[in-house]
RNA sequence: UAGAGAAAUAAGGAAGAGUCUGAGCUUUUUUUUCAGCACCGAAGGGGCAACUCCACCCAUCUGUGGACGAAUCUCUCAGGUAAAAGGACCUUAUUUCAUUU
Numbered sequence: 001u002a003g004a005g006a007a008a009u010a011a012g013g014a015a016g017a018g019u020c021u022g023a024g025c026u027u028u029u030u031u032u033u034c035a036g037c038a039c040c041g042a043a044g045g046g047g048c049a050a051c052u053c054c055a056c057c058c059a060u061c062u063g064u065g066g067a068c069g070a071a072u073c074u075c076u077c078a079g080g081u082a083a084a085a086g087g088a089c090c091u092u093a094u095u096u097c098a099u100u101u
Stems, first nucleotide, its partner, number of pairs: 004100001005097009018037001020036005038081003044077001045075003052067005
């Protein structure tokens, strides 16, 4: 100082990467089952810095180990790679909390 902050609900916006290959089911396609290769990161999930703290070492400069510890970083478990659905996040409105910004 305040339509500052947080949560819930609703509406709107919202990227990336294969309609991949083979076999099967199927009248054909799509979907789907199995196997395989290549990719994406913004559901969810995992990991990490400084700071702070603890223990030990140390005359000083310092060092070693551990705990806590964020993300749109990173991993790619999960999810995804036509459309649809989903989608972090953003905006607006309402309600609640009550300064936590």

Model confidence (mean pLDDT): 80 of 100. Glycine riboswitch aptamer from a Chloroflexota bacterium, 101 nucleotides, folded computationally. The sequence was found by an Rfam model in a public genome assembly.